The RNA shown here (Glycine riboswitch aptamer) has 93 nucleotides. Of the family's consensus pairs, 90% are formed in the model. The coordinates come from a structure-prediction model, not an experiment, and the mean pLDDT is 80. Rfam family: Glycine riboswitch aptamer. Rfam's curators write: This family represents the bacterial glycine riboswitch. Rfam links the family to the GO term glycine biosynthetic process.
RNA sequence: CUCGCUCUCGCGGGAGACACCGGGCCUCCAAGGCUCGGGGCCGAAGGCGCAACCGCCCCGGAAACGCUCAGGCAAACGGACCGCGCGAGCCGA
Numbered sequence: 001c002u003c004g005c006u007c008u009c010g011c012g013g014g015a016g017a018c019a020c021c022g023g024g025c026c027u028c029c030a031a032g033g034c035u036c037g038g039g040g041c042c043g044a045a046g047g048c049g050c051a052a053c054c055g056c057c058c059c060g061g062a063a064a065c066g067c068u069c070a071g072g073c074a075a076a077c078g079g080a081c082c083g084c085g086c087g088a089g090c091c092g093a
Base pairs, nucleotide, nucleotide: 002093003092004090005089006088007087009085010084011083012082013081018039020038021037022036023035024034025033026032040073041072042071046069047067048066049065053061054060055059
C1' cells in the first nucleotide's frame, strides 16, 4: 500500500398484515389527529424459546425456524437484510 473481517455514519433498495367497529376529546359540522375499549391479523426493530451446526467442549455461541411480551396492519415514520461510499479498528493474508 492492497485485500479480508468488524463497527459508526451517509446514500439507495426493502416485505407482511383491518384507512376495522364503538365511546370520549381536539371542532359548530366534516375530514384529520389523539385516547380508551373490542375482536381480527402480521412478522423483518427489539426481546424470548427450541435447535441443525460451531467452539476454547465445565460450559458457551447460535437462525430468515417458533412465540407474539414489545412493535406493526392507508400514507409518512420505522424496518431484518442487501448493495455502494467515507472513516475507525483488527486476529489476519